The RNA shown here (c-di-GMP-I riboswitch aptamer) has 86 nucleotides and comes from Perspicuibacillus lycopersici. Its Rfam family is "c-di-GMP-I riboswitch aptamer". About the family: GEMM was predicted in a large-scale screen for bacterial structured RNA regulatory elements. The coordinates come from a structure-prediction model, not an experiment, and the mean pLDDT is 85.
[in-house]
RNA sequence: CGUACGAAAGGGCUAAGCCAUUGAAAAGUGGUGUCGCAAAACUAAAGGGGCUAAGGUUUUUGAAACUAUGUCAGCCAGUUACCGAA
Repeated sequence: CGUACGAAAGGGCUAAGCCAUUGAAAAGUGGUGUCGCAAAACUAAAGGGGCUAAGGUUUUUGAAACUAUGUCAGCCAGUUACCGAA
């Protein structure tokens, strides 16, 4: 110095809920909040998986089924990174 690993130190992020707002919805954004996280940083046809179904298609008496170009990174995963004990 690098990889692996994760004690300590300095710190960081913020689940659920609530308020406001965008959206057809899933969900997102801001504030509050602080379950937790050693990557809870970034990446959404580079890969897998989940959620929703406006629009479209099919069936049909209601209604239902299928479908992502929508969405989830705090599901797995890929990439990058602070510190330095054993």